[in-house]
């Protein structure tokens, strides 16, 4: 990097540094000098795999995550006065495989 499977309406941020971007992409809509991204420290959430105890827990290890439903839409179908609903694509994460 690709493939397969599972999940994505829950949950959880402070400090330092830094100095203008960020929310994957496109459009929208937001966040940001009352300080964005990145990096560091500490804290927290969750339980995918492992571990330990044993049928349901611990949160120890490996990850992951800590604005907004994956922020909303993107394709197809149904539907409404407006709305909306279902499935999918794309994306993210984990585990396994090549």
């Nucleotide at each position: 990097u690709u493939c397969u499977u599972a999940u994505c309406c829950a949950g959880a941020g402070a400090g330092g540094u830094g100095g203008a971007g960020g929310g994957a992409c496109u459009g929208g809509c937001c966040c940001a000098u009352c300080g964005a991204a990145g990096c560091c420290u500490c804290a927290g959430c969750a339980c995918c795999a492992g571990a330990c105890a044993u049928u349901u827990g611990u949160a120890c290890u490996g990850u992951g995550c800590u604005a907004a439903u994956u922020c909303c839409a993107g394709u197809a179908g149904c539907u409404u006065a407006a709305c909306g609903c279902u499935a999918g694509a794309a994306g993210a994460u984990a585990a396994g495989a090549a």
This is a predicted structure of a 98-nucleotide RNA (SAM riboswitch aptamer (S box leader)) from Lentibacillus amyloliquefaciens. Taxonomically the source falls in Lentibacillus (Bacteria, Bacillati, Bacilli, Bacillaceae). Rfam family: SAM riboswitch aptamer (S box leader). Its family is annotated with regulation of gene expression in the Gene Ontology. Model confidence (mean pLDDT): 85 of 100.